Two RNAs folded together computationally: RNase P RNA and transfer RNA, 449 nucleotides in total. Rfam match: Bacterial RNase P class A. Model confidence (mean pLDDT): 79 of 100.
[in-house]
RNA sequence: UGAGUCGGCCAGGCGGUCGCGGCGCCCUCCGGGGCGACGAGGAACGUCCGGGCUCCACAGAGCAGGGCGGUGGGUAACACCCACCCGGGGUGACCCGCGGGACAGUGCCACAGAAAGUAGACCGCCGUCGCGGCCUCCGGGCCGUGGCGGUAAGGGUGAAAGGGUGGUGUAAGAGACCACCAGCGUGCCGGGUGACCGGUGCGGCUCGGUAAACCCCGCCCGGAGCAAGACCAGACAGCAGGCGCCCGAGGGCUGCUCGCCCGAGCCUGCGGGUAGGUCGCUGGAGGCGCACGGCAACGUGCGUCGUAGAUGGAUGGCCGCCACUGCGGUCCUACGGACCGCGGGACAGAACCCGGCGUAUCGGCCGACUCAUCCG
RNA sequence: GGGUGGUUAGCUCAAUUGGCAGAGCAUUCGCCUUACAAGCGAGAGGUUACAAGUUCGAGUCUUGUACUACCCA
Numbered sequence: 001u002g003a004g005u006c007g008g009c010c011a012g013g014c015g016g017u018c019g020c021g022g023c024g025c026c027c028u029c030c031g032g033g034g035c036g037a038c039g040a041g042g043a044a045c046g047u048c049c050g051g052g053c054u055c056c057a058c059a060g061a062g063c064a065g066g067g068c069g070g071u072g073g074g075u076a077a078c079a080c081c082c083a084c085c086c087g088g089g090g091u092g093a094c095c096c097g098c099g100g101g102a103c104a105g106u107g108c109c110a111c112a113g114a115a116a117g118u119a120g121a122c123c124g125c126c127g128u129c130g131c132g133g134c135c136u137c138c139g140g141g142c143c144g145u146g147g148c149g150g151u152a153a154g155g156g157u158g159a160a161a162g163g164g165u166g167g168u169g170u171a172a173g174a175g176a177c178c179a180c181c182a183g184c185g186u187g188c189c190g191g192g193u194g195a196c197c198g199g200u201g202c203g204g205c206u207c208g209g210u211a212a213a214c215c216c217c218g219c220c221c222g223g224a225g226c227a228a229g230a231c232c233a234g235a236c237a238g239c240a241g242g243c244g245c246c247c248g249a250g251g252g253c254u255g256c257u258c259g260c261c262c263g264a265g266c267c268u269g270c271g272g273g274u275a276g277g278u279c280g281c282u283g284g285a286g287g288c289g290c291a292c293g294g295c296a297a298c299g300u301g302c303g304u305c306g307u308a309g310a311u312g313g314a315u316g317g318c319c320g321c322c323a324c325u326g327c328g329g330u331c332c333u334a335c336g337g338a339c340c341g342c343g344g345g346a347c348a349g350a351a352c353c354c355g356g357c358g359u360a361u362c363g364g365c366c367g368a369c370u371c372a373u374c375c376g
Numbered sequence: 377g378g379g380u381g382g383u384u385a386g387c388u389c390a391a392u393u394g395g396c397a398g399a400g401c402a403u404u405c406g407c408c409u410u411a412c413a414a415g416c417g418a419g420a421g422g423u424u425a426c427a428a429g430u431u432c433g434a435g436u437c438u439u440g441u442a443c444u445a446c447c448c449a
Base pairs, nucleotide, nucleotide: 001372002371003370004369005368006367007366008365009364010363012322013321014320015319016318017317018316020039021038023036024035025034026033027032041347045358046357048356049355050354051353052352053225054224055223056222060258061257062256063255065221066220067219068218069217070084071083072082073081074080085099086097087096088095089094100216101215105214106213107210108209109208122155123154124151125150126149127148128147129146130145131144132143133142134141135140163181164180165179166178167177168176182206184203185202186201187200188199189198190197191196229279230278231277232276238270239269240268241267242266243265250262251261252260286305287304288303289302290301291300292299293298324344325343326342327341328340329339330338331337332336377448378447379446380445381444382443383442386401387400388399389398395432403419404418405417406416407415425441426440427439428438429437
């Protein structure tokens, strides 16, 4: 200098003006007005997970159902995060992995192919019994064809065909046998908390794939959600049918069974009324800084800060200057800089609150590291 | 705000345990008719909303995104 990997941060600033929301103070003719400080995000989003909180019994039992899945830690909890292991990719920094079990059982593996699972003979190879033709040194040999049998070396099909290479062996072959390699199971030694790694011995020669198919193993999960839930005010009109009042309807918002609790009303149809207010509501696993422990995620201690709460739903529009940046032009002391003109600034927006994940995003800044080339 | 479903041809819908995506209507062409309709025959039309993953193979299974419908005061 070029190419790249990982991590973190920002999301224009200042001033003027017109507006909006709740809060505090003041004024008021009770309609409102004035002043003051404050007023969106890194994702407030999607609602995909996990919790707090509220109600249902103090949240119960079993089956069903759902979720998770290498190991060790972190956490209120998690499907999240950190570190490591294993497998894969990259020259490398580094990245990716829904990463338990297919010798518990069942299912599936279309088409093609002879055969799709402890299988299988289509071509080929080999043996044997016939037939035909040719040659003959009369022993037989060669070619073609049919039947029976052997063979998983070779061809061909397929995503996948029961280890690989070399040799022995054989009629031809084959882990049938042998050596080495890969892989599986198992014993011992060493390291590690562990997943696992390294070494060494033995064994049968090798056991297909699929669990984001059923299933098995281990762990976890009660349901609903702030339109939860609580209170206040106000309005109205009942009628008909069915079931039930302790031998009990109905309810306790996931399916069934049990158990427990409440229990005198409940359900259906027609008709009528209202659709207001207050609380929940924002101080919480909170932000920032320092110290200590830890590789880290994170934890502990001390100090410091006050920072949205709407309910048809506020946080915005315009103008000026500066900064950033794209294009065009002019000039200069010219790998750069100055000036002028025209542009650009995203994604998106709280609604009970947190911790994550995922997705969207004009651009800009900082740090660490890798590879290549050049110079010293 | 919270919750639950759906998306397949122009329209309405199928697709069995994952194995060549179909049907009806509509549309095009031909026959029939003087002509039209009906009828008969033949054909075209698909990124299964989109993007990844699992698998030999995905409309189907898993995840994310987009659009859409319904329920709750």